[in-house]
Molecule: c-di-GMP-I riboswitch aptamer
Organism: Deltaproteobacteria bacterium
RNA sequence: AAAAUAUAAAGCCAAACCUGUCGUGAAGCAGGGACGGAAAACCAAAGGGUCUUGUCGGAAGAUAGCCAGGUCGCAAAA
Numbered sequence: 001a002a003a004a005u006a007u008a009a010a011g012c013c014a015a016a017c018c019u020g021u022c023g024u025g026a027a028g029c030a031g032g033g034a035c036g037g038a039a040a041a042c043c044a045a046a047g048g049g050u051c052u053u054g055u056c057g058g059a060a061g062a063u064a065g066c067c068a069g070g071u072c073g074c075a076a077a078a
Stems, first nucleotide, its partner, number of pairs: 012037002017032005035065001041071003047067002049063005
């Protein structure tokens, strides 16, 4: 220095739900709140799944805290 990753420390994120906002909707955003997370950071184009749709389509949209994959990142025993 790198990889796997136990323990510890420093920290980080934020499920359900509530309020506001926005959208046709799924959902998103902000505040509160913590179920949990070692990547619960980013990527939806260009893998799969699931969800939504006014015009039900071979289309459009959502979901990365569904799975897989890629990129980047903190600490540090054996």